A computed fold for a 596-nucleotide part of an RNA from Smithella sp. UBA4047, annotated as large-subunit ribosomal RNA, domain I. RNAcentral holds the full RNA, with entries from SILVA. Its mean pLDDT, the model's own confidence on a scale to 100, is 83.
Context: one part of a larger RNA
RNA sequence: GGCGCAAGGUGGAUGCCUUGGUGCCAGGAGGCGAUGAAAGACGUGGUUAGCUGCGAUAAGCUUCGGGGAGCCGCUAAACAGGCUUAGAUCCGGGGAUUUCUGAAUGGGGGAACCCGGUCCGUGUCAUGACGGAUCAUCUGCAACUGAAUACAUAGGUUGCUGAAGCGAACGAGGGGAACUGAAACAUCUAAGUACCCUCAGGAAAAGAAAACGACAGUGAUUCUCUAAGUAGCGGCGAGCGAACGGGGAAGAGCCUAAACCGAUUGUGUGUGAUAGCCUGCAAGCGUUGCAUAGUCGGGGUUGCGGAGCUCCAUUAGAGAGGAUUGCAGUUCUCUCGGAAAGUUACAAAAUCUGUUUAUAGCUGAAUCUUCUGGAAAGGGGAGUCAUAGAGGGUGAUAAUCCCGUAAGCGAAAUGAACAGAUCUUUCUGGAUGGAGUUUCCAAGUACUGCGGGACACGAGAAAUCCCGCAGGAAACUAGGGGGACCAUCUCCUAAGGCUAAAUACUACCUGGCAACCGAUAGUGAACUAGUACCGUGAGGGAAAGGUGAAAAGCACUCCGAAAGGAGAAUGAAAUAGUACCUGAAACCGUGCGCCU
Repeated sequence: GGCGCAAGGUGGAUGCCUUGGUGCCAGGAGGCGAUGAAAGACGUGGUUAGCUGCGAUAAGCUUCGGGGAGCCGCUAAACAGGCUUAGAUCCGGGGAUUUCUGAAUGGGGGAACCCGGUCCGUGUCAUGACGGAUCAUCUGCAACUGAAUACAUAGGUUGCUGAAGCGAACGAGGGGAACUGAAACAUCUAAGUACCCUCAGGAAAAGAAAACGACAGUGAUUCUCUAAGUAGCGGCGAGCGAACGGGGAAGAGCCUAAACCGAUUGUGUGUGAUAGCCUGCAAGCGUUGCAUAGUCGGGGUUGCGGAGCUCCAUUAGAGAGGAUUGCAGUUCUCUCGGAAAGUUACAAAAUCUGUUUAUAGCUGAAUCUUCUGGAAAGGGGAGUCAUAGAGGGUGAUAAUCCCGUAAGCGAAAUGAACAGAUCUUUCUGGAUGGAGUUUCCAAGUACUGCGGGACACGAGAAAUCCCGCAGGAAACUAGGGGGACCAUCUCCUAAGGCUAAAUACUACCUGGCAACCGAUAGUGAACUAGUACCGUGAGGGAAAGGUGAAAAGCACUCCGAAAGGAGAAUGAAAUAGUACCUGAAACCGUGCGCCU
C1' cells in the first nucleotide's frame, strides 16, 4: 500500500410525523375612504431584541352581555410588583382615545419633516412661547356683491351639498398588438385575445318588437341543453361558424313626447264692440282679445292601429265650497266613506312591533378489572350508551378518560331578512259603446351616394345594424321588416326613457370535502418571509421543521486554560445530551486477519 472483517467519525439520504400549503363545494359578505381609508413611520411593557396588540388614555380606557378561577400575549424561562368570587384574565356588541406620513386637503417638502394665517384660551410687565378650533381644489345650488360698459355679463365673497384615494376577480364602454397557424407569406389566423384608458355594481349589461317565422304560428331580455360542427363564410387554404325550431332555468311589466284643456311669462299685433267673460235663457261686467315662443299642471301611450276634439247613448257613493248674478247644466277644489297598491321599475320617506337569523355561549349518554409494558387506549374477562361508533387529545391502537359529536337551548347591544301596523300614493272626480273630424302619434331623423366598421357572412347576388362626409322624405289611403330588387301576402310601428329574477366572479368571513403535497414536495414563504441578501432603480429573492411521555436539559467528583471528555445521576432508551427521531452513500481514520 491492497483486499476482507469489525466497531467508529463525518454526512443528512430514507422511513415516520405535521403546525403549512393546494384544489373544490356550500352559506355569508360583496366594499373601505375628508367622521381622514388602504399602506406605513415612530412610539408604547418594571426589566424588551423580534413578532403580535395598541396610540401620549398607547399588550390598553369605558359600558352592556357571556363566562366562572385563576391571571398580567408569543419566541421565553426568570426576577420584581400587582389584579382576582365585591367575579379578574378571557370571549362578544356598543362607545372613547387614536402621534406623524399617506387622496393628504393651511403653505412647503427629498413621505413619516419644515414653516404659517385667523379666532379663543394659558402664560409673561411685554414680546417670544404653549394648548384648542379652523384655513386646499373642483362640481352643483343659493345669497350677497360686481368691471371694461348704461342695463347686464365675466369675475369676486360667503353658506350648503357632493367629488377625490384604495381594492382580487367578475361587468360595460373607448383604444388595440405581435409571436403563432397557414408546414414560406401578403388577404386570412392568432383576436377584438394580451395590454392600456374611462366608468359602475353586488352583480353588470340586455330588455317589453318598426322582433321572429312562413301561408302554420310564436310573443321582452338573460342563461343553458340541443339543433350542429349542420346551413353558410373562407388565398373555398389554414381555419371561422350561425339561426329557425325543440327541451329547460327564471318570469313583470311600465313611464314620457305630441294633439287637447287650464294657469302663467316674454314678444308682436288689434281694438272701445260685430271680439271676450264655461254653456242655454235673461240681465250684467269692462280691456279682459288674437298670434307666436317658452314654463308649470292636467290629459295621453297604441298596431285585428291608438289618442285628441265635437256630438249621441248607457252606467257609477254622500256632503260642502268656488267658477259675476237667478234657474238648469257643466266644471274645479276639499271632507267623510269605500276600494286598490307600495319602498328593485311603474311617486317616495320614516317609525314601531313580532318572528327568524348573524355577531359571545350553554346542556349533553355510557367502564371497570386483570396481564404485558416505562406508560394501556393493546391482549384476556365482565358490562354500558347510542337521534352521540365524525374528529382530535391523553405516556402504544379509547363510542363509554378529556375536548367534542347527535339532539336541544341561548342575546343586554348592533346588523340582516320577512311579516304586520302606522305611513305614503292612486281610484271613486270616471268607465264603456257608436258617429263625425282639414287634430296628434318622437326630423337634419329614416333613407340614398361615397368611405369604413359590426353581424358566423373576407364586397360578395349582400339584406340587417352602427359611424364619418354630402344630399335628404312621408304623416295612417302613412311608415319599416320578411337576405339584392319588384309585386302579392304577411309581421311590426323607428328616430325618448326605466325595469327584479334566472347569469358571471371571490380579495374577505364561516363551515366542509379530497384515489391532493408531506419539508429539494406543497405557496417564494410549515421557522424573525416577500424576511436576510443582491441591485442606483424598476426589480430579483433564498436557506432554515422533528430531544423526550415529561426537562426529569446531567447535582457532585476527576482530566483539561477552554472546548471537550471519563465517572456518577435522570430516563424505557443518552450511539435520545439541546451540533439532540431514524441516521443510507460518497469521504476519513482505528483495530484485527491475509498478501506484497

Its Rfam family is "Bacterial large subunit ribosomal RNA".